This is a predicted structure of a 398-nucleotide RNA (Bacterial RNase P class A) from Rhodobacteraceae bacterium M382.

RNA sequence: GCAGAGGGCUGGAUGGCCGCGUGGGUGGCAACAUCCGCGAGGAAAGUCCGGACUCCACAAGGCAACGGUGCCGGGUAACGCCCGGGCGGGGAAACCCGACGGAAAGCGCCACAGAAAUGAAACCGCCCCGAACCUGUUUCGGGGUAAGGGUGAAACGGUGGGGUAAGAGCCCACCGCGCCCCUGGCAACAGGGGUGGCACGGCAAGCCCCACCUGGAGCAAUGCCAAAUAGGACCCCCGCGCGGGCCGGUCGGCGUCAGCCGAUACCGCCGCUAGGCCGCCUUGGCCGAGAGGGAUCGGGUUGGCAGCUAGAGGCGUCUGGCAACAGGCGCACCAGAGGAAUGGUCAUCAAAGGGGGCAACCCCGGAACAAAAUCCGGCUUAUAGGCUCUCUGCGCGU
Numbered sequence: 001g002c003a004g005a006g007g008g009c010u011g012g013a014u015g016g017c018c019g020c021g022u023g024g025g026u027g028g029c030a031a032c033a034u035c036c037g038c039g040a041g042g043a044a045a046g047u048c049c050g051g052a053c054u055c056c057a058c059a060a061g062g063c064a065a066c067g068g069u070g071c072c073g074g075g076u077a078a079c080g081c082c083c084g085g086g087c088g089g090g091g092a093a094a095c096c097c098g099a100c101g102g103a104a105a106g107c108g109c110c111a112c113a114g115a116a117a118u119g120a121a122a123c124c125g126c127c128c129c130g131a132a133c134c135u136g137u138u139u140c141g142g143g144g145u146a147a148g149g150g151u152g153a154a155a156c157g158g159u160g161g162g163g164u165a166a167g168a169g170c171c172c173a174c175c176g177c178g179c180c181c182c183u184g185g186c187a188a189c190a191g192g193g194g195u196g197g198c199a200c201g202g203c204a205a206g207c208c209c210c211a212c213c214u215g216g217a218g219c220a221a222u223g224c225c226a227a228a229u230a231g232g233a234c235c236c237c238c239g240c241g242c243g244g245g246c247c248g249g250u251c252g253g254c255g256u257c258a259g260c261c262g263a264u265a266c267c268g269c270c271g272c273u274a275g276g277c278c279g280c281c282u283u284g285g286c287c288g289a290g291a292g293g294g295a296u297c298g299g300g301u302u303g304g305c306a307g308c309u310a311g312a313g314g315c316g317u318c319u320g321g322c323a324a325c326a327g328g329c330g331c332a333c334c335a336g337a338g339g340a341a342u343g344g345u346c347a348u349c350a351a352a353g354g355g356g357g358c359a360a361c362c363c364c365g366g367a368a369c370a371a372a373a374u375c376c377g378g379c380u381u382a383u384a385g386g387c388u389c390u391c392u393g394c395g396c397g398u
Stems, first nucleotide, its partner, number of pairs: 001394010012349007020039008041369001045380002048378005053218004058284006067213004071085005086100001087098004101209002106207002108203003123149002125145008133136001157175006177196008222306004232297002235294003238290001241272004247268003250263005275287003314331007353364004
C1' cells in the first nucleotide's frame, strides 16, 4: 500500500426569532400569565422470545395434557438470549455457521435410476466343468464370485499386500468400528494402550423415547368517580330432594278497630342437603336446588381521573473475572401525548462526494433506514456516509 475479517462511536453543530407539548414554582375563582427545566431511535420497526405489572372463584400441593428448549460450563429477574469452551461443517487464514440428546424401545420413509436400498441382490463382467458346432474374442447348460465396470445422495467398511481356478477380512499392516483400561480436563471431549468378530446404512428440520421448563388473558390489563338504563323480554336442553306457618303474600273463621285462631295447593323468603366451581386427585374455600348449557330480540354507558413513567434503569470510575457479568463509590434525572406535541424560518459552520487551480484556496453539495403510546432484557429485519480499534493474508521499503 492492497485485499479480507471482527468490534466500537456517530448518523449534523451553534445562535436568533416565531410556534407546540409537558414537569415544577409564583399569581389568579377560572380561563390564563410569567419564570426555570425537559421534549422521538439504534433500530422507536417485526410482535418472534422472556419478564415486571394487572385481572381471572378458585387457592395450595401432587399428577397429567398442549406447547417449548436440546453438546458442556458459566451469566442473567428470566429466555429460544449472552459469554467461554468442545465437536462437526465452510474458508488459505483471521473468522463464520450449526434444528448439536437417542437409530440396539417401537413404528415409518429412502422417489426415480439400478440386479439390488435391511437384515437384499447379480445387469455387464471374471473363473472352473460339460456339450454342440460354422474351430471362433462362438452358442447353450451347471457351479463359484462380488475385487473391476455401470446406476444412484447412499450399494453390507477404506488403502496396500499376500493368497486363490477366479475372487472375497479369506489372511496381514495401517485407518475405521465395537469392548476394556490409563492419562488430562468440573464437563462436553482429547490423547494413548490392549483386544476382537473383522460386522447391523441414512433420515428423529418423520412420529416417537429421554432430560429440563411451562395456568390463561393482556394497559383496549385494571381501579375509582360521575351519568344513564330495563336486576329487560322470551324460548329450548338437563335438573328441580327435604324442612320452616312462634316467615310474608294468599284462603277460611272471629272481631267495630287494633288484632287473634286455623290451613299450606300456589308465589315469595329462610335453612339443610344432593350436588356444582380446576383436565384429574387430596386439603381448604366459595356457590347451592338452578350452581348449568344454548338461541333470539332489545336498552343504557363511548364522559372524567388514575394506571403513566425513579427504573432487574443511565453515565463515570475502582475491584474481581479470559469474558458475559457482579459488587463498591460518585454524578445526573434524560418525553408522558390522549386522534395524539417534539416544528417552522433566518444566519454561520460542516462529513463523504463533484468541478477549477502548481498551490494556497474557490465554487457546487448537504448524509441513509426511519417516528415514542405501560415499561424493560433480547433476537430478527432495514440502513447513505464518516471516524476509529484489533486481527489475517499478500506485496514493497527500512

NCBI's taxonomy places the organism under Bacteria, Pseudomonadati, Pseudomonadota, Rhodobacterales, Paracoccaceae.
Rfam family: Bacterial RNase P class A. Rfam's curators write: Ribonuclease P (RNase P) is a ubiquitous endoribonuclease, found in archaea, bacteria and eukarya as well as chloroplasts and mitochondria. It is annotated as a ribozyme.
RNAcentral holds the sequence, with entries from ENA.
The model forms 94% of the base pairs in the Rfam consensus.
A source record names the gene rnpB.
The prediction has a mean pLDDT of 76.